This is a predicted structure of a 350-nucleotide part of an RNA (small-subunit ribosomal RNA, central domain) from a metagenome. The coordinates come from a structure-prediction model, not an experiment, and the mean pLDDT is 83.
[in-house]
Context: one part of a larger RNA
RNA sequence: UUGGGCGUAAAGGGCGCGCAGGUGGUUCUGUGUGCUCCGCGUGAAAUCGCCGGGCUCAACCCGGCGGGGUCGCGGAUGACUACAGGACUGGAGCCUGGGAGGGGGAAGCGGAAUUCCCGGUGUAGUGGUGGAAUGCGUAGAUAUCGGGAGGAACACCAGUGGCGAAGGCGGCUUCCUGGACCAGAGCUGACACUGAGGCGCGAAAGCGUGGGGAGCGAUCCGGAUUAGAUACCCGGGUAGUCCACGCCGUAAACGAUGCAGACUAGGUGUCGGGGGUAUCGACCCCCUCGGCGCCGACGCUAACGCAUUAAGUCUGCCGCCUGGGGACUACGGCCGCAAGGCUAAAACUC
Numbered sequence: 001u002u003g004g005g006c007g008u009a010a011a012g013g014g015c016g017c018g019c020a021g022g023u024g025g026u027u028c029u030g031u032g033u034g035c036u037c038c039g040c041g042u043g044a045a046a047u048c049g050c051c052g053g054g055c056u057c058a059a060c061c062c063g064g065c066g067g068g069g070u071c072g073c074g075g076a077u078g079a080c081u082a083c084a085g086g087a088c089u090g091g092a093g094c095c096u097g098g099g100a101g102g103g104g105g106a107a108g109c110g111g112a113a114u115u116c117c118c119g120g121u122g123u124a125g126u127g128g129u130g131g132a133a134u135g136c137g138u139a140g141a142u143a144u145c146g147g148g149a150g151g152a153a154c155a156c157c158a159g160u161g162g163c164g165a166a167g168g169c170g171g172c173u174u175c176c177u178g179g180a181c182c183a184g185a186g187c188u189g190a191c192a193c194u195g196a197g198g199c200g201c202g203a204a205a206g207c208g209u210g211g212g213g214a215g216c217g218a219u220c221c222g223g224a225u226u227a228g229a230u231a232c233c234c235g236g237g238u239a240g241u242c243c244a245c246g247c248c249g250u251a252a253a254c255g256a257u258g259c260a261g262a263c264u265a266g267g268u269g270u271c272g273g274g275g276g277u278a279u280c281g282a283c284c285c286c287c288u289c290g291g292c293g294c295c296g297a298c299g300c301u302a303a304c305g306c307a308u309u310a311a312g313u314c315u316g317c318c319g320c321c322u323g324g325g326g327a328c329u330a331c332g333g334c335c336g337c338a339a340g341g342c343u344a345a346a347a348c349u350c
Stems, first nucleotide, its partner, number of pairs: 004321003007304002012318001014201004021194003025088007036079002040074004048066007091191001092188003095184004103177007110154001115149007125136002162169002206247006215241002220236004258317006266295011299306002323350003332343004
């Protein structure tokens, strides 16, 4: 480069915002180039294919018929596209009115439970296991009652449920704040989609400084088990887990499925909203918009399966793959306090 691909075979960037770039709704007029398309002309002969004929055959030569595809060139019209100007409302955004939500940040408050401390009752055990032992306990434990301290997490509600771009988010109240949805069709009039770089967010663990430390608990120390047991089980227990600020930037960051738009049978459940019939009203029933599930037609798929939340049929843009190992590596570069991260080979080998 050409072709083929990316749910599970290699392959969707962890997620968003967005500069450049790529792509661009309906309609009128004008311009002009160009790719392209329809149709026209042309691209001599020889060469090529078929038939026939002439050199004794053949090569070779002659005649007739035939053909062209891609492709090049020419010029007129039309179509498409682009550009310029005008118009439009279906895309997009705004406005008004609503209700839903563990969306985010900050402050305050609450109860249950564990642990510890003090006091009362009370006496010999308790704890733990497959069975034990280490451990704790006559300096009075465990159990039980009362009082107090402190930290962390919020049972039931809870859902196949909700919200968020993802990571993720769950006691209650207040304050600040983001997004989505529905209804009305009032306003703008293509303002859009995607997005290399870039910027921001990003579980857990880890790092720095300072706090905090109830429970749990890597490393560690004991007790068991075992041939051994650097484990699984038991008793302890440091970092950590928590808070503030600053780093790190990874993951089975998964729907292992990039984003946006259009189209293509249905059935059923649920969450949020609107409308209608009926009703005293509500439930129910019907229609409709948005989300989350299940089952399935066509179609797709190697199969499994997917199937209006597509992995179907298409369009635009980005990312990525190219046999296994070597190798989520070396070297170099950039980033980081470090741990390390990002980018990323080759020899060799099968």